């Protein structure tokens, strides 16, 4: 803040503007200090009026009394109450000290209170001002003021003594000198109440000190009264608090100074604790009172409701001048998300004054408002199932849920309501008595006084009566369904929901949680061991300084003695109360309250002495020194050498050289390159050379010499802990770079040219300057890396290598230091590290705390500059990152396959046509399929039908199916009329069964179902395509790994194959492979008609035609065969090889069926099924016609060709597989033919349909042809209701393009390609050149795996994982956000110097009174 709201108790309530305030109240009191008398009451006196002549009233006078405004005086006003601005401080907390101090009222004690004097208010008079007020004069009292006296004592000065203290020093005693008091009042009252001095006490205050007390070092130096001294002033008191003089100190990396922020504490919240955060209420302390300054009074103030001054603001004003201070209680405005009544009472508690009564008290106690907190109570309890109705949901004739919930029955009465009763909080004190005595105390008696409050509480009446909501329901997080919505509206704390089936949006129903509240927001702690003291890290995640030396600091070997600082223990003091914990108790309980106990800490004291520290003595192993020995590319300097490069001179020599992937620029006939000789220059040091050596790191390499440094080894002479680390600091520090001066052979930024390229400010080439080299100086950074700080100790081993020592037989082998590899334990997130640790420990330093912004900006420091060091924030993201895993990918690697390439054969792409698609068109050209994996695909038959599309005409329980009810008696058939038909309307004909109730069937009416090729293939089933017939994909157990996961499945060999063999932390198994199945090839057995015909017989013009037979072919069934079985060679084996044998077939013989886990949200809602949505006189259905056949174009798939390996004519041979009664149709006849007319046979191994290429003969002679057949004209045939849109076929005529096809691309490895015909399904017919099958003829080629495509296995890299069609970088219009800079302008803060200078304090003046 939103929604909601019954009661009670307790506690709380401007977190913002220390912003401004109207009004009222919040501090007075004392007459027993005083003078007085304005007002009030009374008395007295005088006058007057009324009149019941002693009463009332009025006026005047009188302080006489009660009292008392104002005044003098006393006490109080310094408390109580508020606020948190300021303050980082002795402010606060804690502890200690004051021998350096004060303290009114109060308590105890001692002593005293004598004498005198002059004023000022008030009152009165005068003057003045608008007011506030002021001025003058006169008079006056006191417990006001002043003077004198006295001095127990006090103070000061000087002297003597006693005792004490940590020190300065102090207490006490005493002597002398000086100084210092007072107040009265009233009464019956002396000893009441007061007054004065001093001592002591109490309380309160003042001061000093130790320790503690936020952030920034991008604040590193600060400081002149500053630090100290001695002297003075001042103060209650110490002190540079102040002053003059003297000294030059003081503070600071253990954080001074500066800046920012902030009242502190008890405590509060959180947390296991350690911590972190906070400081509201209550208590303590501090500070403040509009802002700043100042003092006065006083015991106490520098004073919230006092004074003065200055400033701002507000108000009054006669414009001259005045008044004010809510951060007291209420209240108002303002600010703000936000915080209350202009209440009651002094009854209690407490305070001030007073002798007291009493007065005052917005302190306080109460009440009011506010769910803002905590606690308690209630909104009912029991029974009640036709589990009511209604709602919601579902698999919906039924069930579930709301839900014992309701109704209904019984009961109770807190709260509420009616009526009544009714507290405690009250004790003191006051009043009275006169009892007691010590005369102001005690005792006794009576019993005034209650705001809250007629409240709490008790009794009583009525009656379930008056009382439940809020949030949530995807996970975290308890709780789910429906509808609506459709990345819209919206949700969201994080992840994330929403794009038509949303448990996440909105509503509903239900559920869950909490409940007089529930959610939200803000803030704090927790979780976060995510700042790590408890309790983290730094090879690769953020993080080791580039390296060394070394200051401060931190840490430090062995044995003693001592001390007792740290440490430990006992005791004492303190640690306020409240809070907190706990025992007990009081409100009916609880919250709340009361009472007792406890409480880390600090201080003191007494002990302990292991450890750390201090002091001291000793030791040698740490460290160092000396001696001996060898070692190295350690550093610096000086010499010196050869090869190479370039240049110069000369010779030889001729046309190119050079360079590249290929070139060109460049050089060269003026003689290059090449080659020889000589000369010059500068730079670098081949081989040796090596995970070899040296150095702290950077780094160091020809050879020699000199100088310097270093570690190592040896024995053990010397010192005696001398050590380790190291913030700052200092030094060194590759390359590039800078300054000055040299040098310059090579190479080479920049630059130029040539290439490459879309471009190429690059890679390549030709040149080339700084630079590269030397000296001096600067700079100070690197992937300055082992991405691993230094030091010390400890913890299995194996194996190399450099240096030294020991040993030696040529050994084996030992030891120290260094440098490598591999491993145990251990560590590690893993990779890995592993005596050279990243293991186990100790010490010190450095560094880290999500990514980006950013190693940037600002500031500071350094630098000649370049730049370096230090080093943020705003803003933004929900990650960034490490290691490893599985995949996928790579213009990574290895191995291997496939008509993948290559080698071949034939095609496509060009032509015409057919067909499909896109596009366009159209009333409609229905719909789907779209890379491979759509496009002769769904469709295996669109003239009507099909048909889903379009136009038009009809129907509405509907064209089809079905349940019920009622009615009708038809239906059907024949035949008219209208109509395009559907349909409408006539005529004729009339049904079956029956138990006579009726039923079947048709039609009509009504009710309930219908119907939809409408949408969603991204809601689905089923089916299918593809990777791919690729060799893979997994499981159980075991083992390995923190885990993902791995192993198995890897490796070697082999295979068509994850096929097998061997090896093996794996052993087995499953789905795939293979095999089993079908066809085919050979043989055998059985069977033998419709098949066959060898033998026998018969017969014909001829034919298995017939008898017969089943041998053969064939058909059908069953079986055999092939397994690397045999031989040889190779191989461990598996297996491979061979013109091997045998065999019909040989290494899977050929073909088919068979498609693992999965991928493509692949295809199909139009084959079917199905969820949801949609239509219902229409998105359903019937009918006629049209369309699906359109046609400038584009693509796919095909057909036919372009011809002579051919066309045409004639002759002629041989299949297989199928189909056939609405059929196939022999044969005969007709027709040129399609076909027609007859008709045999066949429901089929019986009859029918049946080849072509081939072969033979002839012709054509290379041509747009005797090639090719499109298109067109004519004439026909057939199917069908009907061939116009829109059928096929036949004949005649016509005779287009096309002469082998660009880039590119497809198929095929053998009975294959190519080529030839035949059949079938669908079907009335057919647009079939398609599809599915069948046989005939029948090739070529494969060196090989570099390359293209696809795939398999192993391996490697990865920042990819919707996985390379990935990921990802930079720039950019406009807008927005944040931040920086900016000429200048405005404002604020601080320091220093100077000018003016209020109030006030102090001092001065022989001021004035």
């Nucleotide at each position: 803040c939103g929604c909601u709201a019954g009661c009670u108790a307790c506690a709380g309530g401007c977190u913002u503007a220390a912003c401004a305030c109207a009004u009222g109240c919040a501090a007075g009191u004392c007459g027993a200090g005083g003078g007085g008398c304005a007002g009030c009451g009374g008395g007295a006196a005088g006058g007057g009026a009324g009149c019941u002549u002693g009463c009332u009233c009025c006026c005047u006078u009188u302080g006489c009394c009660g009292g008392c405004g104002a005044c003098c005086g006393g006490c109080g006003c310094a408390c109580g109450g508020g606020u948190g601005a300021g303050u980082a401080a002795c402010g606060c907390g804690u502890a200690u000290c004051c021998a350096a101090c004060c303290u009114g009222c109060c308590c105890g004690g001692c002593a005293c209170c004598c004498g005198g004097g002059g004023a000022c208010a008030g009152c009165c008079c005068u003057c003045u001002g608008a007011a506030a007020g002021g001025a003058g004069g006169a008079u006056u009292a006191a417990u006001a003021c002043c003077c004198g006296a006295u001095g127990c004592c006090c103070u000061c000065a000087u002297g003597a003594g006693u005792c004490c203290g940590c020190a300065u020093g102090g207490u006490c005693u005493u002597a002398u000198g000086a100084g210092g008091a007072a107040a009265g009042u009233u009464u019956u009252a002396u000893u009441g109440c007061g007054g004065u001095g001093c001592c002591g006490g109490u309380u309160g205050g003042g001061g000093a000190u130790g320790c503690g007390u936020c952030c920034c070092a991008u604040u590193a130096g600060g400081u002149a009264g500053u630090u100290g001294g001695a002297g003075g002033g001042g103060u209650a008191a110490c002190g540079g608090c102040c002053c003059a003089c003297c000294a030059a100190g003081c503070c600071a990396u253990c954080g001074a100074u500066g800046g920012g922020u902030a009242g502190g504490g008890g405590u509060u919240c959180u947390g296991a604790g350690a911590g972190g955060a906070a400081g509201g209420u209550c208590c303590c302390c501090c500070a403040c009172a509009u802002u700043g300054g100042a003092a006065c009074u006083g015991a106490g103030a520098c004073a919230c409701g006092g004074u003065c001054c200055a400033a701002a603001c507000u108000c009054c004003u006669a414009c001259g001048g005045g008044a004010g201070g809510c951060a007291g209680c209420a209240g108002u405005g303002a600010g703000g998300a936000a915080u209350a009544u202009u209440g009651g009472u002094c009854a209690a508690u407490g305070g001030g004054c007073g002798g007291a009564a009493g007065c005052c008290u917005g302190a306080a106690c109460c009440a009011g408002c506010c769910a803002a907190g905590u606690a308690g109570c209630g909104u009912g309890c029991g029974g009640g199932a036709u589990g009511a109705a209604g709602g919601c949901c579902c698999u919906a004739u039924g069930g579930g849920u709301u839900g014992u919930a309701a109704a209904c029955c019984g009961c109770u009465u807190u709260u509420g309501u009616u009526g009544g009763g009714g507290a405690a909080u009250a004790a003191c004190g006051g009043c009275g008595g006169c009892c007691a005595c010590g005369u102001g105390u005690g005792c006794c008696g009576a019993g005034a006084g209650g705001a809250a409050u007629g409240u709490a509480c008790c009794c009583u009446u009525c009656g379930a009566a008056u009382a439940a909501g809020c949030a949530u329901c995807g996970g975290c997080u308890a709780a789910u369904u429906c509808c609506g919505u459709g990345c819209c509206a919206g949700c969201a704390g994080c992840c994330g929901c929403g794009g038509u089936a949303a448990u996440a949006c909105g509503g509903a129903a239900g559920a869950u949680g909490c409940a007089g509240g529930c959610g939200u927001u803000a803030u704090c702690c927790g979780g976060a061991u995510u700042u790590a003291u408890u309790g983290g890290g730094u090879u690769u995640a953020a993080a080791g300084g580039g390296a060394g030396c070394g200051u401060a600091g931190g840490c430090g070997g062995g044995c003693g003695u001592u001390u007792a600082a740290g440490u430990c223990a006992g005791c004492g003091g303190u640690g306020a109360a409240a809070u907190c914990a706990u025992g007990c108790g009081g409100c009916u309980c609880a919250a709340c309250c009361g009472u007792g106990u406890g409480u880390u800490g600090c201080c003191g004291u007494u002990g302990a002495u292991a450890c750390u520290g201090g002091a001291u003595g000793c030791c040698u192993u740490g460290a160092g020194u000396a001696c001996g020995g060898a070692c190295a590319g350690g550093g610096c300097g000086c010499g010196u050498g050869g090869a190479a490069u370039u240049c110069g001179u000369g010779g030889u020599g001729u046309a190119g050289c050079g360079g590249u992937g290929a070139a060109a620029u460049g050089c060269u006939u003026a003689g290059a390159u090449a080659u020889c000789a000589c000369g010059a220059a500068g730079a670098a040091c081949u081989c040796c050379g090596a995970u070899c050596g040296c150095g702290a790191a950077g780094g160091c390499a020809g050879c020699g010499c000199g100088c310097c440094g270093g570690g190592c080894c040896g024995g053990g002479a010397c010192u005696g802990a001398c050590g380790c680390u190291g913030a700052g600091g200092c030094u060194c520090g590759a390359a590039a770079g800078u300054g000055c001066g040299g040098g310059u052979a090579u190479c080479a930024a920049a630059c130029a040219g040539g290439a490459u390229u879309a471009g190429a400010u690059a890679c390549c080439c030709u040149g080339g300057u700084a630079g590269u080299c030397c000296g001096c100086a600067c700079g100070g950074u690197a992937a300055a890396c082992g991405a691993u700080g230094a030091a010390u100790g400890c913890u299995c081993g194996c194996u190399g290598u450099g240096g030294g020592c020991g040993a030696u037989a040529c050994a084996a082998u030992g030891u120290c230091c260094g440098u490598g590899g591999c491993c145990a334990a251990g560590c590690g997130a893993a990779a890995g590290c592993g005596u050279u640790a990243a293991g186990c420990a100790u010490u010190c330093c450095a560094c880290c705390u999500g990514g980006g912004g950013a190693g940037u900006a600002c500031g500071c420091c350094g630098g000649c500059a370049a730049c370096g060091g230090u080093g943020a924030a705003a803003c933004u993201c929900a990650a960034a990152g490490g290691a490893a895993u599985u995949g996928a990918c790579g213009g990574g690697g290895g191995c291997c396959c496939g008509c993948a390439c290559a080698a071949g054969c034939g095609g496509a792409g060009g032509a015409a046509c057919a067909u499909g698609u896109g596009g366009u068109u159209u009333a409609a050209u229905u719909c789907g399929a779209u890379g491979a994996u759509a496009c002769g695909c769904g469709a295996g038959g669109a003239a009507c039908c099909u048909u889903a599309c379009c136009c038009g005409g009809g129907c509405u329980u509907g064209a089809a199916c079905u349940g019920c009810a009622g009615g009708u008696g038809c239906a059907u058939g024949g035949u008219g009329c209208a109509g395009a038909g559907a349909u409408g309307u006539g005529c004729c004909u009339u049904u079956c069964c029956u138990u006579c109730g009726g039923g079947a069937c048709u039609c009509c009416u009504g009710c309930g179902g219908a119907g939809g090729u409408g949408c969603u293939g991204c809601a689905u089933g089923g089916u299918u395509g593809u990777c791919g017939u690729c060799a893979g994909c997994u499981c159980g157990u075991g083992c390995c790994g923190u885990g993902a996961g791995g192993u198995g499945u890897c490796g070697g060999c082999u295979u068509a194959a994850g096929u097998g063999c061997c090896a093996u932390a794996a052993c087995g198994a499953g789905c795939g492979c293979a095999a089993c199945c079908c066809c085919u090839c050979u043989c055998c057995a059985c069977a033998g008609u419709u098949g066959c015909c060898a033998u026998c017989g018969g017969g014909u013009a001829a034919u298995g035609c017939c008898g017969g037979g089943c041998a053969c072919u064939c058909u059908g069934u069953g079986g055999a065969c092939a397994c690397u079985g045999c031989c040889g060679c190779c191989g461990c084996a598996a297996g491979g090889c061979g013109u091997g044998a045998g065999g019909a077939a040989g290494g899977u013989g050929g073909g088919g069926a068979u498609g693992a886990c999965g991928u493509c949200a692949a295809a199909u809602c139009a084959g079917c099924a199905c969820g949801g949505c949609c239509c219902u006189u229409a998105c359903g259905u019937c009918c006629g016609g049209g369309g699906c056949c359109a046609c400038a174009c584009a693509c796919g798939u095909g057909u036919u060709a372009c011809a002579a390996u051919g066309g045409c004519g004639g002759g002629u041979a041989c299949a297989g597989a199928g189909g056939g009664c609405c059929g196939c149709g022999a044969c005969c006849g007709g027709g040129c033919g399609a076909c027609c007319g007859g008709c045999a046979g066949c429901c089929a191994a019986u009859c029918c349909c049946g080849a072509a290429a081939u072969c033979c003969c002839g012709u054509c002679c290379c041509a747009g042809u005797u090639c090719g057949g499109a298109c067109u004209g004519g004439a026909g045939u057939c199917u069908g209701c009907a061939a116009c849109c829109c059928g096929a076929c036949u004949c005649c005529a016509c005779g287009a393009a096309g002469c082998u096809g660009g880039a590119u691309u497809c198929g095929c490895u053998a009975g294959u390609a190519a080529u030839c015909g035949c059949g079938c399904a669908u079907c009335a017919g057919c647009c079939a050149u398609g599809g599915c099958g069948c046989g005939g003829u029948g090739a070529a080629u494969a060196c090989g795996u570099u390359c293209c495509c696809g795939g398999g296995c192993c391996u490697u890299g990865u920042a990819c994982a919707c996985a390379c069609c990935g990921c990802c970088c930079g720039u950019c219009a406009a807008g927005c956000c944040a931040u920086g800079a900016a000429a200048g302008c405005c404002g604020g803060g601080g320091g220093c110097g100077c000018c003016u200078g209020a109030a006030g304090u102090c001092c001065g003046u022989g001021a004035c009174c």
Molecule: small-subunit ribosomal RNA
Organism: uncultured bacterium